Notes
Small-subunit ribosomal RNA, 5' domain from an uncultured bacterium, 496 nucleotides, folded computationally. Its mean pLDDT, the model's own confidence on a scale to 100, is 84.

[in-house]
Context: one part of a larger RNA
Order: sequence, then structure tokens, then C1' cells
RNA sequence: GGAUGAACGCUGGCGGCGUGCCUAAUACAUGCUAGUCGAGCGAACCACUUCGGUGGUGAGCGGCGAACGGGUGAGUAACGCGUGAGAAACCUGCCUUUCAGUGGGGGACAACAGUUGGAAACGACUGCUAAUACCGCAUAAUGUUAUUUAAGGGCAUCCUUGAAUAACCAAAGCUUUAUGUGCUGAAAGAUGGUCUCGCGUCUGAUUAGCUAGAUGGCGGGGUAACGGCCCACCAUGGCGACGAUCAGUAGCCGGUCUGAGAGGAUGAGCGGCCACAUUGGGACUGAGAUACGGCCCAGACUCCUACGGGAGGCAGCAGUGGGGAAUAUUGGGCAAUGGGCGCAAGCCUGACCCAGCAACGCCGCGUGAAGGAAGAAGGUUUUCGGAUUGUAAACUUCUGUCCUAAGUGACGAAAAAAGUGACGGUAGCUUAGGAGGAAGCCCCGGCUAACUACGUGCCAGCAGCCGCGGUAAUACGUAGGUUGCAAGCGUUGUCC
Repeated sequence: GGAUGAACGCUGGCGGCGUGCCUAAUACAUGCUAGUCGAGCGAACCACUUCGGUGGUGAGCGGCGAACGGGUGAGUAACGCGUGAGAAACCUGCCUUUCAGUGGGGGACAACAGUUGGAAACGACUGCUAAUACCGCAUAAUGUUAUUUAAGGGCAUCCUUGAAUAACCAAAGCUUUAUGUGCUGAAAGAUGGUCUCGCGUCUGAUUAGCUAGAUGGCGGGGUAACGGCCCACCAUGGCGACGAUCAGUAGCCGGUCUGAGAGGAUGAGCGGCCACAUUGGGACUGAGAUACGGCCCAGACUCCUACGGGAGGCAGCAGUGGGGAAUAUUGGGCAAUGGGCGCAAGCCUGACCCAGCAACGCCGCGUGAAGGAAGAAGGUUUUCGGAUUGUAAACUUCUGUCCUAAGUGACGAAAAAAGUGACGGUAGCUUAGGAGGAAGCCCCGGCUAACUACGUGCCAGCAGCCGCGGUAAUACGUAGGUUGCAAGCGUUGUCC
């Protein structure tokens, strides 16, 4: 000098765009943050009714979603991340393309009704019922498995293509009736994921040895899949001064800051990946989780209780206590973008878009402009002549950015007539008013731009370094003046 998620002191006019718990991954009152579908299903209720039905509502069964989106960085020195390869060892709902099919049956369980337990949370029993819920049967290949066989290829296990035989496996309907939409099997694509490997990835040797599923093999189990992933048996290996093990610290990267660069530092916001969701463990469901607003168990904590037993999890958005030098509203809207469900209308969406607070940062603008010497008064100083503040003010003539008032008034809205805007009567535009309402902070010994007077007297104090102060201090304090920057200025912390 530059930078900052900053803080502190003094000061503070406006606008635009950003940013805003770095500390206690501390504890949380309250509200909201994930629903949707009647074009899957039965029953109930309400309204209307031409008595044929039509429209609606909230529970229940069922489907899809809830694994996305949002938060945090505790853990992790690791194939976690980055980069480059590989999977001849793999999965993939919704979406796209193609091929084939969608036949015929059955038995239940909620809801509901009745009885009943409990303070509650929540149950229990009996009976009835529907389905795109559940279960057999048929059909069966280009699917799966097994056996036989031919050709080609490779990278070791092997892979691809073709043929034959046998066994096994499916489905669901709905409606506004049409090139409708679903459902089932298969092939391919896309998307998303999983696994393996090369290289890179902080400090300490005042950590030198570490290791028993440990290293490998054979066989099995398990998995979507390879694998000590797990197990039985066998062998005794494997890693390490090219730093194993141990300890400390830490999410990683694109990037960001600095620097001429090399490099150093850093990982707030935005984007990608990972990990976590009160602590620890576990699986279930599902295409996908070992699941923040799901379940079970254990622990700590909080709450309710009729003492028998129950309920909860803000590192979602606001907000509260606490901690701290320190960090915002218990706001508006789904209008836009995006997401879930739905044929759609639409519903939901603290994602998101906006508004509020904060000079926290960057950028822009203003606090007036021109003229104006009797160089006024006042202040300061003086060698008492003057000098300086200083064209500064007054005064004259103007201007209207911002401001105030009134009028008008958007884009953002989306192939078209209409309709649809939280922001917002905002931005912008027009008219009127009047210099009116808007300047401070630090410094002035040298480094370093900028000096005098008074007070003080090694005192009080200053100070980044050198150093000032003991009676004329340009270094302390005040005043006048000056320099610098400016809605900021200075200090402190941290990095280069």
C1' cells in the first nucleotide's frame, strides 16, 4: 500500500447493488417450512334438484411425492476432495424411442356399525364392504436359469453373436370416447448413482516400529455388483526413514485476497462434491435413505400426568434466553423462476421473488453556482506598521440534482381477444415551491503533506519507530491557522 462476513471511537444527507452469529454442532416458548390426486375406491355429510341426478367437504383405503429443495461444518488427513482413467464386476422411479401384451377368478383389511380399556397418548374385540390394495390360474419371449452346440473377439477371470432343449416369471383399470390416459414384460437411450485404480492433498521423529481378519489362498454366504465385506479351513504374510503407526490441526474444490511474477495466505457469500441432523446404535419402506420436519432401542435434557403412563428434538424461516467486541423482521406474495401432485382447473411451496433493519462493503450523487474589496465586523497574532482567517461572509443575479407537495404512471405478463403484479401508486415523467433541510474525522518533530500563541514544567501526558516533557515544547493540553481524506474519518484485529 492492498484486502476484510469485521469490531470500537467521533460523525452521519440520498440512491443503486450486494452482504449480515466468524463465538455455544448451546438450550429452545410460539407460528409457519410437504403435500397432492374424486379422471383409482367404498361409505358418510352438506347444498341444489325437473327426483333422473349435479356440485362440494373433510376423514379412511390406494397412488405419486416426502431421498428434491433448505440448513450447518461437529466429525473426517480419507479414494473424503481435485484431476485423469477403468467397471469384461453394477443399479437407475419419473422422461424419450421401439417391440409385444392387457384373459379369467378368489379371499381379505380400513373406513363404517356395535361392545369395550385408558386421565391422556392411544388402543382391543365382534360384524359388514370397495378398489389401479392383496393372492392364485391362463398366456410367455428378444427375459431368467440349466444343458448342448457353432462362429468371432479379447484384457487373466472371459466377452459378443447365432442355434436347440427344458423349467420358471406379468398385467388394472379410468374417463369428458380418442391417434386418450394408465398398467405388464422386453430392448435401447438419457439422467442420476455405486464401485476400483494412478497422481496430488497440513504439522510434529522431543511419535520408529505397526498389524491377527491382520496379508494372501481354496470354498461358501452376502450384495445391484467386485472384494476379508462376512464365515470355515490353510499358509505367514502385509506396511514402514520415499516417514508406517501415533499425536495435533482441518470439511475439500471452482475460486478469493495479495504479488510484476514465482509464490504466500484463505475457502464468508455464489457454484460442485462430502459429512451431519439432541448423543450413540439399528434396521424397515422404497427405484433411490440406513431418511433434518419417518420408525425402533439406549443415554442426557425438557414438558404433561389421575403416578399406571405418555410427549419432544429450529445445524429450515422468523423469533427467545445464553455466550460474545459483534451480526437483522415472530414482515408481504406465490405476480415471476423453479419444485411436488393433478388430464386440467388448481392446491401446496419461509425454495424463491420482494419489502423491513444495519454507512457492513462497493459504486454514484448532493450539501449549491456565478459575480462580489470598504479586503467589513469578529477571532488569532504582532516588531503595533501590520499580517492572517479571506471572495470567505454580507450583498446581487441565478439553478433545482437531492428534498417537499400535487398530477400522471410503467417494464417485469408468458406465440392471442380478454384476464392475472407481492414489489407498488414504487421507478420514471410533468408542474409548483424555495438555497431553503444535508460535513465531518484524523493529522501538522523526522519518516510524512501541513505552524504559531498560550497553559504545563521529567508533572500531567504523548508515542507505529526514532523519541518528546526537568520554564520560551512546531512532539503534552487548548486555541487560531494549515494539510489529508470525505458521508465518512481514525484506531484495533487478521492476511499478502